Annotation
Predicted 3D model of a 99-nucleotide RNA (TPP riboswitch aptamer (THI element)) from an Alphaproteobacteria bacterium. The prediction has a mean pLDDT of 75. Its Rfam family is "TPP riboswitch aptamer (THI element)". Gene Ontology term of the family: thiamine pyrophosphate binding.
C1' cells in the first nucleotide's frame, strides 16, 4: 500500500494425558499428593468462534526423543468444526514492498 484485523459484550464451541507415591480404597479402576510438556491437564479456570491447527477424524498411523505420554515433527495446500453487535478512529492487529 493493503486488509479489516485488534478491543469489548452476548452467545456459542473445545480439550483435560502421562509417569510416581514405604497415601486413601481397592484388586483391570477410582480419589488424594507430587514430577513432565503445555494457554489449559476440572480450572467455574484456559483456548477458539470462519482471514477458523480451539478442538475432532485419519490414528492402537509414521519417524525422532523420553521414566512415560499427541514430548517434537510429519500427516496437513487432507477432512470436519462453534457468530453477531458494538464503539473509536488510521491507533491498539495483521501486513505486501522498500530502506
Nucleotide at each position: 500500500a493493503c486488509c479489516a484485523g485488534a478491543c469489548g459484550c452476548u452467545u456459542g464451541g473445545g480439550g483435560u494425558g502421562u509417569c510416581c507415591g514405604c497415601g486413601c480404597g481397592a484388586u483391570u479402576g477410582g480419589c488424594c499428593g507430587g514430577g513432565c510438556u503445555g494457554a489449559g491437564a476440572a480450572a467455574a479456570a484456559c483456548c477458539c468462534a470462519u482471514c477458523g491447527a480451539a478442538c475432532c477424524u485419519g490414528a492402537a498411523c509414521c519417524a525422532g526423543g523420553u521414566c512415560a505420554u499427541g514430548c517434537u515433527g510429519g500427516c496437513g495446500g487432507a477432512g470436519g468444526a462453534a457468530a453477531g453487535c458494538g464503539a473509536g478512529u488510521u491507533a491498539c492487529g495483521g501486513g505486501a514492498c522498500a530502506g